[in-house]
RNA sequence: GGGGAUGUAGCUCAGUUGGCUAGAGCGCUUGACUGGCAGUCAAGAGGUCGUGGGUUCGAAUCCCAUCUUCUCCA
Numbered sequence: 001g002g003g004g005a006u007g008u009a010g011c012u013c014a015g016u017u018g019g020c021u022a023g024a025g026c027g028c029u030u031g032a033c034u035g036g037c038a039g040u041c042a043a044g045a046g047g048u049c050g051u052g053g054g055u056u057c058g059a060a061u062c063c064c065a066u067c068u069u070c071u072c073c074a
Base pairs, nucleotide, nucleotide: 001073002072003071004070005069007067010026011025012024013023019057028044029043030042031041032040033039050066051065052064053063054062
């Protein structure tokens, strides 16, 4: 330099032909149970869906550019 893949909550990841307020587990906060811890249960907070444009009535999802990381070729 060229090809491919990847980016969604603090972490690991889902998200089914584009459709209504974007989810799970772990973690975090509060409460209940306990003498306390651990643990279980209940409730809750937490996300510009990498960035910038485009298409569309409507985009995490489609198109273009760009950036991050990984990988293959040279």
Predicted 3D model of a 74-nucleotide RNA (transfer RNA) from uncultured Fulvivirga sp. The prediction has a mean pLDDT of 81. The sequence was found in a public genome assembly.